[in-house]
This is a predicted structure of a 178-nucleotide RNA (Lysine riboswitch aptamer) from Clostridium acetireducens DSM 10703. The RNAcentral record of the sequence draws on Rfam and Ribocentre.
RNA sequence: UUUUAGGAUAGAGGUGCGGUAUUUAAGAGUAUCUUUGCAGAGGUAAGCACAAUGAAGCAAUGAGAAAGGAAAUGUCCGCCGAAGUGUACAGUUGAUGCUUUAAGGCUGUAUGGCUGGUUUUGCGUAGAAUAUAUGCAAGGCUGUCACAAAUUUAAUUUUGUGGAGAGCUAUCAUUCAA
Numbered sequence: 001u002u003u004u005a006g007g008a009u010a011g012a013g014g015u016g017c018g019g020u021a022u023u024u025a026a027g028a029g030u031a032u033c034u035u036u037g038c039a040g041a042g043g044u045a046a047g048c049a050c051a052a053u054g055a056a057g058c059a060a061u062g063a064g065a066a067a068g069g070a071a072a073u074g075u076c077c078g079c080c081g082a083a084g085u086g087u088a089c090a091g092u093u094g095a096u097g098c099u100u101u102a103a104g105g106c107u108g109u110a111u112g113g114c115u116g117g118u119u120u121u122g123c124g125u126a127g128a129a130u131a132u133a134u135g136c137a138a139g140g141c142u143g144u145c146a147c148a149a150a151u152u153u154a155a156u157u158u159u160g161u162g163g164a165g166a167g168c169u170a171u172c173a174u175u176c177a178a
Stems, first nucleotide, its partner, number of pairs: 001178002005174001007172005014080001016079004020074005032063002035060004042050001045100004083115003086111008116142011144163007
């Protein structure tokens, strides 16, 4: 000086990721409640309660929410498997009087199952929703590395193909070998 093996530190991608606070739209003139009239035995996933002192339903009138999810803003916080999600297990919540339970939601663990980032379309799931999230499939843009070709005195620049974050770049010390 080159090289092998793992390790440590610091970084990059960009509508970058997540949290939190405030505001806003939608949810919705919906659920629900009061009064009046019609009506006449149920209503619930099931049970109890309730119900002719009037159930469900319809009409009119007067009041009238909320949750989850979303958007914007920020001299806010943590970050670059950031984070999201699938599957399995465990706990918890969960149908508007109560109980049980369903779909669904939340938390944790395991699984290097999937995804570099972002975005469009189709089908499915959740959802009030055409918002949004997510699974599968097919595309675009973009970053990175490898290979090939062209270009450049060279550094480089461009195009194409392919891979994945256990990656990539930089630095440090140790280590196999020359």
RNAcentral records the identical sequence in 2 taxa.